[in-house]
About this RNA
Predicted 3D model of a 1509-nucleotide RNA (small-subunit ribosomal RNA) from an uncultured bacterium. The RNAcentral record of the sequence draws on ENA and SILVA. It matches the Rfam family "Bacterial small subunit ribosomal RNA". Gene Ontology terms of the family: ribosome and structural constituent of ribosome. Model confidence (mean pLDDT): 85 of 100.
RNA sequence: AGAGUUUGAUCCUGGCUCAGGAUGAACGCUAGCGGGAGGCUUAACACAUGCAAGUCGAGGGGCAGCACGAGGUAGCAAUACUUUGGUGGCGACCGGCGCACGGGUGAGUAACGCGUAUGCAACCUACCCUGUACUGGGAGAUAACCCGGAGAAAUUCGGACUAAUAUCCCAUAAAGAUAUUUGGAGGCAUCUUUGAAUAUUUAAAGUUCCGACGGUACGGGAUGGGCAUGCGUAAGAUUAGCUAGUUGGCAGGGUAACGGCCUACCAAGGCUCCGAUCUUUAGGGGUCCUGAGAGGGUGAUCCCCCACACUGGUACUGAGACACGGACCAGACUCCUACGGGAGGCAGCAGUGAGGAAUUUUGCGCAAUGGGAGCGAUCCUGACGCAGCAACGCCGCGUGGGUGAUGAAGGCCUUCGGGUCGUAAAGCCCUGUCAGGUGGGAAGAACGGUUCUGUCAAGAAACGGGCGGGACGUGACGGUAACCUCAAAGGAAGCCCCGGCUAACUACGUGCCAGCAGCCGCGGUAAGACGUAGGGGGCAAACGUUACUCGGAAUUACUGGGCGUAAAGGGUGUGUAGGUGGCUGGGUAAGUCAAAGAUGAAAUCCCGAGGCUCAACUUCGGAAUUGUCUUUGAAACUGCCCGGCUUGAGGAUAGUCGAGGAGAAUGGAAUUCCCGGUGGAGCGGUGAAAUGCGUAGAUAUCGGGAGGAACACCCGAGGCGUAAGCGAUUCUCUAUCCUAUUCCUGACGCUGAAACACGAAAGCUAGGGGAGCGAACGGGAUUAGAUACCCCGGUAGUCCUAGCUAUAAACGAUGGACACUAGAUAUUCCUGCGUUCAUGUGGGAGUGUCGAAGCUAACGCGAUAAGUGUCCCGCCUGGGGAGUACGGUCGCAAGGCUGAAACUCAAAGGAAUUGACGGGGGCCCGCACAAGCGGUGGAGCAUGUGGUUUAAUUCGACGCAACGCGAAGAACCUUACCUGGGCUUGAACUGCCGGUGUAGGAAUUCGAAAGGAUCCCGAGCCUGGUUUCCAGGAAACCGGUAGAGGUGCUGCAUGGCUGUCGUCAGCUCGUGUCGUGAGAUGUUGGGUUAAGUCCCGCAACGAGCGCAACCCUUGCCUUUAGUUGCCAGCGAGUCAUGUCGGGCACUCUAAGGGGACUGCCUCGGAUAACGGGGAGGAAGGUGGGGAUGACGUCAAGUCAGCAUGGCCUUUAUGUCCAGGGCUACACACGUGCUACAAUGGGCGGUACAAAGGGCUGCAACGCCGCAAGGCUGAGCCAAUCCUCAAAACCGCUCUCAGUUCGGAUCGCAGGCUGCAACUCGUCUGCGUGAAGCCGGAAUCGCUAGUAAUCGCGGAUCAGCCACGCCGCGGUGAAUACGUUCUCGGGCCUUGUACACACCGCCCGUCACAUCACGAAAGCUGGUCGUACCCGAAGUCGCCGGGCCAACCGCAAGGAGGCAGGCGCCUAAGGCAUGGUCGGUGAUUGGGGUGAAGUCGUAACAAGGUAACC
Repeated sequence: AGAGUUUGAUCCUGGCUCAGGAUGAACGCUAGCGGGAGGCUUAACACAUGCAAGUCGAGGGGCAGCACGAGGUAGCAAUACUUUGGUGGCGACCGGCGCACGGGUGAGUAACGCGUAUGCAACCUACCCUGUACUGGGAGAUAACCCGGAGAAAUUCGGACUAAUAUCCCAUAAAGAUAUUUGGAGGCAUCUUUGAAUAUUUAAAGUUCCGACGGUACGGGAUGGGCAUGCGUAAGAUUAGCUAGUUGGCAGGGUAACGGCCUACCAAGGCUCCGAUCUUUAGGGGUCCUGAGAGGGUGAUCCCCCACACUGGUACUGAGACACGGACCAGACUCCUACGGGAGGCAGCAGUGAGGAAUUUUGCGCAAUGGGAGCGAUCCUGACGCAGCAACGCCGCGUGGGUGAUGAAGGCCUUCGGGUCGUAAAGCCCUGUCAGGUGGGAAGAACGGUUCUGUCAAGAAACGGGCGGGACGUGACGGUAACCUCAAAGGAAGCCCCGGCUAACUACGUGCCAGCAGCCGCGGUAAGACGUAGGGGGCAAACGUUACUCGGAAUUACUGGGCGUAAAGGGUGUGUAGGUGGCUGGGUAAGUCAAAGAUGAAAUCCCGAGGCUCAACUUCGGAAUUGUCUUUGAAACUGCCCGGCUUGAGGAUAGUCGAGGAGAAUGGAAUUCCCGGUGGAGCGGUGAAAUGCGUAGAUAUCGGGAGGAACACCCGAGGCGUAAGCGAUUCUCUAUCCUAUUCCUGACGCUGAAACACGAAAGCUAGGGGAGCGAACGGGAUUAGAUACCCCGGUAGUCCUAGCUAUAAACGAUGGACACUAGAUAUUCCUGCGUUCAUGUGGGAGUGUCGAAGCUAACGCGAUAAGUGUCCCGCCUGGGGAGUACGGUCGCAAGGCUGAAACUCAAAGGAAUUGACGGGGGCCCGCACAAGCGGUGGAGCAUGUGGUUUAAUUCGACGCAACGCGAAGAACCUUACCUGGGCUUGAACUGCCGGUGUAGGAAUUCGAAAGGAUCCCGAGCCUGGUUUCCAGGAAACCGGUAGAGGUGCUGCAUGGCUGUCGUCAGCUCGUGUCGUGAGAUGUUGGGUUAAGUCCCGCAACGAGCGCAACCCUUGCCUUUAGUUGCCAGCGAGUCAUGUCGGGCACUCUAAGGGGACUGCCUCGGAUAACGGGGAGGAAGGUGGGGAUGACGUCAAGUCAGCAUGGCCUUUAUGUCCAGGGCUACACACGUGCUACAAUGGGCGGUACAAAGGGCUGCAACGCCGCAAGGCUGAGCCAAUCCUCAAAACCGCUCUCAGUUCGGAUCGCAGGCUGCAACUCGUCUGCGUGAAGCCGGAAUCGCUAGUAAUCGCGGAUCAGCCACGCCGCGGUGAAUACGUUCUCGGGCCUUGUACACACCGCCCGUCACAUCACGAAAGCUGGUCGUACCCGAAGUCGCCGGGCCAACCGCAAGGAGGCAGGCGCCUAAGGCAUGGUCGGUGAUUGGGGUGAAGUCGUAACAAGGUAACC
């Protein structure tokens, strides 16, 4: 620091996701040790049990219990019993202090609660420190105890006795307080402070041998609190108004103290868009996590503050409480009960239940630290110190080290060679951390007390006190830490991951199943993504997952984003608050800046040191704490105050321009209607029609009239207006802009939340009006349908008046203002200068186009900015849900404005690129159409296919580009299929092991054959040896084992080959250039060509694969050669024939050359390329034909030609054999053959080819047969021999008919091939003589030696179902105006929501399933108000006739007090009525989601009616 994911690819926008850190965690799996931390985040839910606050006898009366002493009784004694407060002490009680600290929790609280900074001239403060003064004299009670009573208990009543540091009175009063008078000083308004005088008033306690500890009053201090104030401190406006003690005043009360804190009266205020009120959420801070920071999140542990203590209320006591382990009352709950009444409060420490994903021991100790009481010892202390539990996190250590190659065994993989786990292991040599055993063994301990002692002051001394020293003594943890020692590699490694992001790869299994998944996405038979294994990577006593949080995310943008088209500029203006603001002088000092000071607790973070072996942890010091406040200073900038200026703004004067607005009047053209005339059959409408109108006279035409609406030409990317918008003419009223003059005011400006006004069309209300047009509606067409598009009608509406509505793709999809930043050009308006004019040249204000810089993702914008800046407003933050729901508000309604969430997706989107496509455009080509000729489709037959059938009808090929295709030959074989019979290392191949009279042959027998059985004969090769022979080996056979075999599957795992677009003219590359990039350029353009062929131009220049040419063949000439070919001339011969001699001239053969190149002429063309014409030439513009097939497309075809991965099979899916099948047959299709006849058929006669083939072959002649053919066999391994035409031509006949056409079908008789022609061959002869008389819709081929027509040959092959295929020659046409249309293709361009690319994409209803949400008669909870009723406890007030010790009084009585009563306030409760937030609800509404449902086709191309608002 980034990465993945939208696309075919690209750039951008934008969301989602990941890598990092963190946690009071939980879950899964695993687990050796230690240190130091933290451990109910949920139910402020309920709690059994124990403990958590007591202490003081040096305050007191006392003596229940314990101990001692003393006495008594009994007893020998021990001892027992008993008496005695005498002593130590001490339960309970009176009294003092403490219990308001410490500990817990976070429910409430949005608040002066907290934080920070201040104030109190408005306050209190027990214990502590310090100072001054005092501590005199009395009195009456009361608990305990005793007696009696009530009660189950808790508890309580009565009587009598008694004490105090309990209570009361008196004295004293320096001091204090209050009141009055008065002086000084100070201040901040109220005032503060310090004196004087007078009056009134207030104290005390004792204990103790002593010392000492106390007590009272008043100052001061310290500490702790109380109150007030500035600033800061969560969300919601779908909460906009709130408030009656409310705001203030006066008086009084109350408090420690100010104050509506409370009461009475008076006034009517107070708060609020700088967010009151209401609702929701929440303890606040130091901090903690993250982050570069700014921020964001957080508020466990530790520290500070607050609040609370079962829920609510209340006060009492006290220095302090409205009190966690106090009281009273009410409520809920739990418990006890004798039913009459009582008791309780773990949010203290443990612990229990419950809840929950989840959080520990009913431990030890007061040894330390701290706290309470006490003179002290001491006691108390679940604060605290320790231990226990759980890897919950952080930190540290270990699980060993060295050596060790035969690279062991084994696992896994394998191309079978090997590789890898792997120096890893074993083995050998070492070490000893931790754990384990043994041993001794710390620090934490200082005090205090007792005792000894030094010293100090007073004192006669002792005791005692202060400051010191010594000794004695104190440890929960714990026999712990650390250390020594013993033994032993011995006891100690897992978890996750391995497709990309992201480090790490193979095999097997599985087969869209099982499963994985953070995102993208894997899995449908070769899965590096599932599961397992091997291997590898990462971390490590852990590792993963989940949750939450910050980061990445500049994805809320202060730092640091945007708004033309991606989300986003308000429809437009006026204008309030607010924000912001020209030049200049002076002042001020709020902002700003500087310095100093105060504060910013400690802990934390950071830095530097120190202590635990290190670290975590901890101690010390420093820095920091970015903040707030105070004081002083500066004065540039901003603000504020005062003054000035003119350039911003406004005004004045003069003058234009314009569909600016409102009202009134007027006008002509046109449509329609009415009246009349003419006229006479149609009109109208459409793609074509029909509905409609018309003989009752339409349309057409002429004349007259009515009425409404709109204003042709002018009219222009022209003008005006803020926008919406504005268009005949005239008048009236009215507003703005602009120009010129530079006269006036003197910053008066800009923007603008709220508010107000205007605001197209449609729509609404009321009243008019209504010609044309025209939703709805009716009819006619179209159509599968047509609730549409088209046509005929037609109502609202469109128009006017008055009033609503307030929205539009209200768009420049671009808010307003100001300033600055190259130009060119067009146009509207005003104006200056020059000029006779034409017109030239300036200034200003608009409106357009093109463009520099710059900007932009690109497109584009570009002085009318989307550039560069300033100011203000509005708006955006992924898509869908949704501009929907609810609420509010506006509206008559329709509806508008405001405006969510659940749920769901990983995209949605912008611009541009390359393709593809279009019922887009342009150009061009092709037997593509057209023009022609001949066919197919109809018939019969052949052949292939589908279908059907079958035991099997083997398999493959399926639009063109499957279908006379694989198959250039299915009777057996082929053959893969079926039935049946056999074989199982096999029919064929290789290796190894073991065995054998072996290879081979004859015969017999069973069998359909294969094969089986029997029996006989029986060889050869290599090596060695003591060579009649023996041994071994090869070969062969048998058995076994590796393994063969498979036309079994996968052409979607493949190679190779092929088809197709297409012999179409295209497809690319290098360098350069342009572009952020995909890409573009080149290859586009102008011409031209069959051609990306060539020329020209050009940011391109070149090149490659294609095109063309080179190759073959054919056409002309020539050279060479002359047999098997040829024969002109010469000779010979024959009935005749190159037959022979001879020759090579010719033909021909087969080798090599030549020839054609737009070379020449002319015309056109840019002078080019090229094209038209011509000459010459055998041939002319590629001469004809062939071979040759670019990059690629179709997962095209082929695993059955071959090869091949994987899978499957192994007495069978292999192999052998016989028979059958591939030849079936109601049908359908393709390709052909033969025909339908006279351009013909039949018969007879007569000519002329080319190219091939031939030894298991071609076969002449001759003979036989009607013929197929047979017999025979010359010749030929071939320019030698064999095979060699038909149409044509010349005659005769047939005469238009199902025929002398046509030949199917069938019968008979034959021939040939073959082991064999039944299924199932071919040929011949005779006989038979079907359909068919030129073929519907539709469709095919062909442009010249072509079509058509005629025959010949060959491959395969025993034969042949060949009419097929591949070749050869003979005869030999017609037509092409042309490119509108059909099909296919090429180039350019355009649109696109397509990219599996139009056989694309995609919308809505309906149906089904499921999810969340809204509405709903209601039902039911929470919460907050308002009004009233009732009103506990309690404070306060009033009364107080009952009662009462202290004081006064001789007494009576008084003062004072208590009970009791009443009143105000008031918790809970009740009743009524509202608000608000939920839950639920028959039914209902839309929405989302869901491989293969229904109906249509709306959108994307001109999407077939342009789309959209």